[in-house]
RNA sequence: GGGCCGGUAGCUUAGUUGGUAAAGCGCUGCAUUCGCAUUGCAGAGAUUAGGGGUUCGAGUCCCCUCCGGUCCACCA
Repeated sequence: GGGCCGGUAGCUUAGUUGGUAAAGCGCUGCAUUCGCAUUGCAGAGAUUAGGGGUUCGAGUCCCCUCCGGUCCACCA
């Protein structure tokens, strides 16, 4: 330098045909307990890596950039 895969909540990951983002763990509150843990119920938490484009509408399609992984090439 080139090919491929990936980047979504604090962490690990879903997201179908483009129709407006979900789960587990964690966190907060309540119940349960003498108290803790466990369990149950409820809740908060997202610029979908950044920017641009297409579209009535983009996590999803197109382009550029950044980051990570992997393979190949190059140099001495």
Background: Transfer RNA from a Minisyncoccota bacterium, 76 nucleotides, folded computationally. The sequence is in RNAcentral, with records from ENA.